[in-house]
Molecule: RNase P RNA; transfer RNA
Organism: Puniceispirillum sp. (SeqCode)
């Protein structure tokens, strides 16, 4: 150099100038949470996306025991606030290799499915074919036989001897599978040696079984202030007694029904009990009004960079440093000028002009991840080639 | 910002919990008519949003895009 592979950074720069959002200080006012004012500070991203996961933080009764239903995880072992996320392995697939995939527990608890084809889709099975036997001109019957044909995605271990009427793990070797012992490993799992003639094919991203996890919501959460009204109305759910009231029906003896009021045990509220709590009727549904204004939550954080230890790594701990949006119709932009990259055209072609022109995209409480876009630039390390030396 | 749900023929929908998918209106032809409309037949017309992946087999299962649709302030 050519081919592949892994990992890891940037992702226009610099300057002016004209404006936006916000923090600090001036100035001015009506002294405030104001201001067509001023100076200074700082202002998107690696995915800010999708809302797939997991948390912090709030509120619901955030509580503790126990269970039901529902959702999710699914090979070990480690990391981590936790995770379906990493990291290090180990079984398997692809590659000539670096390397790269891998929802990877149970099909021997139990059900269902497995169209068409095919004889037969499952504790098999006899269509053709082999073999033997009764019979026949011949067809045909009845056994045995899964070694051959042929359906199919899939047809009860493969390959040879061998042995047999023809076959068949029947026997033998090897190879696969099973099941014991023993060694190595923390463990998934490897190796060895012996054993079983081999029995029960797929499918759990079907049902479900086993193990282990999980309350709900969701900053439009929630707290406060001011302004305002009808401080409203109707239905559902949930309760046992007594008394009184109401209402229904009645053979007049009485029955029912009512969250209306008084008591009492107590009742409501989480899926259900039990404790605990909170309430004194509670909870949910409709629909009807009223307001459409402001603080706060709000951004210093499981934060981010250097270094050392420890640890194969993923992460830890420790020391030093830094401060880096905070809008709410929603700011982070626009113009110039100078190089960089890129394209196009033209010329006097190791190059020059001119014009075009910057990928995917825009924070909205905050963080760890995954998964999608994403032009283009750089570094590093690895493997095969070929060609010099 | 947060929830949720949907995508099947031009069009407006069904069935279908794993095995090759219709219906009406529309579209072409033919019949009927003197022509046309209605009426009767035939018949075409489907990447089941797209993609990977389980599976012998995918419209359906599981993942991950793409599009559309609808709800959600507050006080009493």
């Nucleotide at each position: 150099c050519c081919u592949g592979g892994a990992g890891a950074u940037c992702g226009g720069a610099u300057g002016g100038u004209c404006g936006c959002u916000u923090g600090g200080g001036g100035g001015c006012u009506u002294u405030a949470u104001g201001c067509u004012u001023c100076c200074u500070a700082a202002g998107a991203g690696g995915a800010a996306a999708g809302u797939c996961c997991g948390g912090g933080c709030u509120c619901c009764u955030u509580g503790g025991a126990a269970g039901a239903a529902g959702g999710g995880u699914g090979c070990u072992g480690g990391a981590u606030a936790a995770c379906g996320u990493c990291c290090a392995g180990c079984g398997g697939g692809a590659g000539c290799a670096a390397u790269c995939c891998u929802a990877g527990g149970g099909a021997a608890a139990g059900u269902g499915c497995c169209a068409c084809a095919g004889a037969a889709a499952g504790u098999a099975a006899a269509c053709c074919g082999c073999c033997g036997g009764u019979g026949u001109c011949a067809u045909a019957c009845c056994g045995g036989u899964a070694a051959g044909g042929g359906u199919g995605a899939a047809a009860g271990g493969g390959u040879g001897c061998g042995g047999u009427a023809a076959g068949a793990g029947c026997g033998c070797a090897c190879c696969g599978c099973g099941c014991u012992u023993c060694c190595c490993g923390u463990g998934a799992g490897g190796g060895a040696a012996g054993u079983g003639g081999c029995a029960g094919g797929g499918u759990a991203a079907a049902c479900c079984c086993c193990a282990c996890c999980c309350g709900g919501a969701g900053c439009a959460a929630g707290a406060c202030c001011a302004a305002g009204u009808a401080g409203g109305a109707g239905c559902g759910g949930c309760g046992u007694c007594u008394u009184g009231g109401g209402g229904c029906c009645u053979u007049c003896g009485g029955g029912c029904c009512c969250a209306c009021a008084a008591g009492a045990a107590g009742g409501u509220g989480g899926c259900u009990u039990c404790c605990g709590c909170a309430c004194c009727g509670c909870c949910g549904c409709u629909u009807g009004g009223g307001u459409a204004g402001g603080u706060c939550g709000c951004u210093u954080g499981a934060g981010g960079g250097u270094g050392u230890u420890g640890g194969u790594a993923a992460c830890a701990a420790c020391a030093c440093u830094c401060c880096u949006a905070g809008a709410u119709g929603a700011a982070u932009g626009g113009c110039c000028a100078u190089c960089c990259a890129u394209g196009a055209c033209g010329c006097u072609u190791u190059g020059c002009g001119u014009c075009a022109g910057g990928a995917c995209a825009g924070a909205a409480c905050c963080c760890g991840g995954c998964u999608u876009a994403u032009a283009g630039a750089u570094c590093u390390c690895c493997a095969g080639g070929c060609a010099u030396u | 910002g947060c929830u949720g749900c949907c995508a099947u023929a031009g069009c407006u929908c069904c069935a279908g919990c794993g095995g090759u998918a219709g219906a009406g209106c529309g579209c072409a032809c033919c019949c009927u008519u003197g022509g046309u409309a209605a009426g009767g037949g035939u018949g075409a017309g489907g990447u089941c949003g797209c993609g990977u992946g389980u599976u012998c087999g995918a419209a359906u299962c599981a993942c991950g895009c793409u599009g559309g649709c609808a709800g959600c302030a507050c006080c009493a």